[in-house]
RNA sequence: GGGCAGUUAGCUCAGUUGGUUAGAGCGCUACGUUGACAUCGUAGAGGUCAUUGGUUCGAAUCCAUUACCGCCCA
Numbered sequence: 001g002g003g004c005a006g007u008u009a010g011c012u013c014a015g016u017u018g019g020u021u022a023g024a025g026c027g028c029u030a031c032g033u034u035g036a037c038a039u040c041g042u043a044g045a046g047g048u049c050a051u052u053g054g055u056u057c058g059a060a061u062c063c064a065u066u067a068c069c070g071c072c073c074a
Stems, first nucleotide, its partner, number of pairs: 001073004006068002010026004019057001028044005050066001052064003
């Protein structure tokens, strides 16, 4: 330098032909339970869906660009 794949909650990851309020597990906080801790139960907080632009009535999802990480080729 070229090609491919990826970027969504603190972490690991879903998100099925574009459709109204974006989810799970773990973790975190509060309460209950316990003598206390753990476990368990209930409730809750936490997201500019990497950036910018475009298409569309409507974009996490489609297109382009930039950034970052990984793999392959040279």
The RNA shown here (transfer RNA) has 74 nucleotides and comes from a Bacteroidota bacterium. The prediction has a mean pLDDT of 80. It was read from a public genome assembly. Its Rfam family is "tRNA". Rfam classes the family as a transfer RNA. The source organism's lineage runs through Bacteria, Pseudomonadati and Bacteroidota.